[in-house]
Molecule: transfer RNA
Organism: Oceanospirillales bacterium
RNA sequence: GCGCUCGUAGCUCAGCUGGAUAGAGUAUCGGCCUCCGAAGCCGAAGGUCAUGGGUUCAAAUCCCGUCGAGCGCACCA
Numbered sequence: 001g002c003g004c005u006c007g008u009a010g011c012u013c014a015g016c017u018g019g020a021u022a023g024a025g026u027a028u029c030g031g032c033c034u035c036c037g038a039a040g041c042c043g044a045a046g047g048u049c050a051u052g053g054g055u056u057c058a059a060a061u062c063c064c065g066u067c068g069a070g071c072g073c074a075c076c077a
Base pairs, nucleotide, nucleotide: 001073002072003071004070005069006068007067010026011025012024013023019057028044029043030042031041032040050066051065052064053063054062
């Protein structure tokens, strides 16, 4: 330098055949339970879906650029 994959909650990930309020587990906080905890049960909060633009009635999802991560290939006098 070229190609491929990926970037979604504090963390690990699903959703990616466009469709209406963006989810799960875990962690955190509150409640129930208990003599007190743990476990269990219930609930809450937590997201500019990496970023800028485009297409569309509608974009996490499609297209292009940029940034970052991983893998492969090439070059290496």